[in-house]
Context: one part of a larger RNA
Molecule: large-subunit ribosomal RNA, domain IV
Organism: Zestosphaera sp.
């Protein structure tokens, strides 16, 4: 110099994208435990005590033997475990092995699973719940050219199929446009077939009738989507409940937010810090948020993301020594 592995004054994350790695913790017994909470949980939260050896004494259970007034009980000896004192050593007693660092908040996804075999484990998929379409069974859905066959030897509390993704609180407007379902006096509408023309027959040419569909008419959003601008206005001054106007199918309702979504942006305010593009609590014409492509909240969870605090360290200041095997040399 490399790998592995111990140790270190004084300091403690000053390294660093980031406490990555390491170091504290640790079993078991007592005390002792906050917020929220779906009342289960949070908890092993947190935080503290105690832990060997020796010896003396009580207890509780089981037990061998012997007696009895025979489940009791009584004398003697065993086992395990429980407790209260005495003492004895070491820096240290779960003395080695084994063996949670803890705490506060915020974002995500409810949760337990599942996944890229060999870079990705996650907020991705699942998931119970929720809801919408399909089907009354020779059913619908699927595989096959068919014959057959699965779904099912099921039978609407079933089976298929779509979205959403637990509970809670709720899911506003808009059928103009794409779909879907529904109707239909009408209009369009193919062979066919009917009439006429046409051909010694026929092609073949008008016309007529007419199903689906389309055109019409409703209906439908947990269907695919979509959910405005301008301007004026209150006795400081800002502000705009108010009110004109253009214009939609309707003009975003409840809630939410510089968020995993805010470009301007290191938005302003307020926390924390000496110092904070980051984080947390506010604001809010929000470039481009928004309600099952759900919206909001949320107790528990999570090798998930972000932030701070304690502990605690060789990450670091700043380096040092020790062991072992490589790197070199010789054979």
């Nucleotide at each position: 110099c490399u790998c592995a592995g111990g140790c270190u004054a004084g300091g403690g994350a000053a390294c660093u994208c980031g406490g990555c790695a390491a170091a504290u913790u640790a079993g078991c017994c007592c005390c002792g435990u906050a917020a929220c909470c779906u009342a289960g949980g949070g908890a092993g939260a947190a935080g503290g005590g105690g832990u060997g050896c020796c010896u003396g004494c009580g207890g509780u259970u089981c037990u061998g033997c012997g007696g009895a007034u025979c489940a009791c009980c009584c004398g003697u000896g065993g086992a395990a475990c429980c407790g209260c004192g005495g003492g004895c050593c070491g820096c240290a007693g779960u003395g080695a092995c084994u063996a949670g660092g803890g705490g506060g908040u915020c974002c995500u996804g409810a949760c337990u699973g599942u996944u890229u075999a060999a870079u990705a484990a996650a907020a991705a998929c699942a998931c119970a719940g929720c809801u919408c379409c399909c089907c009354g069974c020779u059913a619908g859905c699927c595989c096959g050219a068919a014959a057959g066959g699965g779904u099912u030897a099921g039978u609407a509390c079933g089976g298929g199929g779509g979205g959403u993704g637990a509970a809670u609180c709720c899911u506003g407007g808009c059928c103009a446009c794409u779909g879907g379902c529904g109707g239909u006096a009408c209009g369009u509408g193919a062979a066919g077939c009917c009439c006429g023309g046409g051909u010694a027959c026929a092609a073949c040419c008008g016309g007529g009738u007419g199903a689906a569909g389309c055109g019409c008419c409703g209906c439908u959003g947990a269907a695919g989507g979509c959910c405005g601008g301008g301007g004026g206005u209150a006795a400081c001054u800002c502000u705009g409940a108010c009110c004109c106007u253009c214009u939609u199918a309707a003009g975003g309702u409840a809630g939410c937010c510089a968020a995993a979504u805010g470009c301007c942006u290191u938005g302003c305010c307020g926390g924390g810090u000496a110092a904070g593009u980051u984080c947390c609590g506010g604001c809010g014409c929000g470039c481009a948020u928004g309600a099952a492509c759900g919206g909001a909240u949320c107790a528990a969870c999570g090798a998930g993301g972000g932030c701070c605090c304690c502990a605690c360290u060789g990450u670091c200041c700043c380096a040092g020594c020790c062991u072992g095997g490589g790197u070199c040399c010789c054979c």